[in-house]
RNA sequence: GCUGAUAAAGGCAAACCCGUCGAAAGGCGGGGACGCAAAACCACCGGUCUACAGGUCCCCAGGGACCCAGGACAGCGGGGUUGCCGGCC
Numbered sequence: 001g002c003u004g005a006u007a008a009a010g011g012c013a014a015a016c017c018c019g020u021c022g023a024a025a026g027g028c029g030g031g032g033a034c035g036c037a038a039a040a041c042c043a044c045c046g047g048u049c050u051a052c053a054g055g056u057c058c059c060c061a062g063g064g065a066c067c068c069a070g071g072a073c074a075g076c077g078g079g080g081u082u083g084c085c086g087g088c089c
Stems, first nucleotide, its partner, number of pairs: 001088004011036002016031006034075001040081003044078003047073004054067006
C1' cells in the first nucleotide's frame, strides 16, 4: 500500500421488552441478538422520518389536508476523519 478467505484477542448490537427524556421522529440506561471489518466519529451532498412553532387551504364549539423553519437517522447511499487483528506485497 492492497485486502477481509481463515483464525485469535476481543468489540459493537437490529427487532422486541423495561425505565427515562422528548410534541414527535428519536436519544440515553438495562435486558436482548438480527446482523456488522469500521455497526467508531462528523449531518458536508443526496435520501428517509418527524413537524411543538410558522404558512396556505378545507369544513367550522372543534378538527382535517398540504407546505415548512427547526429536529432526528452515521445500522439508507456518497463523502470526510481516525482505528484493532489477520492475509498478501